Description: Transfer RNA from an uncultured Pseudomonadota bacterium, 73 nucleotides, folded computationally. It matches the Rfam family "tRNA". By type it is a transfer RNA. The coordinates come from a structure-prediction model, not an experiment, and the mean pLDDT is 82. The sequence was found in a public genome assembly.

RNA sequence: GGGGCUGUAGCUCAGUUGGGAGAGCGAAUGGUUCGCAAUCAUUAGGUCGAGGGUUCGAUCCCCUUCAGCUCCA
Numbered sequence: 001g002g003g004g005c006u007g008u009a010g011c012u013c014a015g016u017u018g019g020g021a022g023a024g025c026g027a028a029u030g031g032u033u034c035g036c037a038a039u040c041a042u043u044a045g046g047u048c049g050a051g052g053g054u055u056c057g058a059u060c061c062c063c064u065u066c067a068g069c070u071c072c073a
Stems, first nucleotide, its partner, number of pairs: 001072007010025004019056001027043006049065005
């Protein structure tokens, strides 16, 4: 330098008709307990890496770009 893959909650990751942004773990609050652990319930937590385009509508399609991994040279 060229090709491919990945980027979504604090962490690990789902998310196909293009229309609802989610799960587990973690955190907070409450119940059960003398207390802890455990368990149950509830709540908070998001620029869907960034910018632009297409579209009535974009995490999803197109272009550019940033970061990481990988292959080729």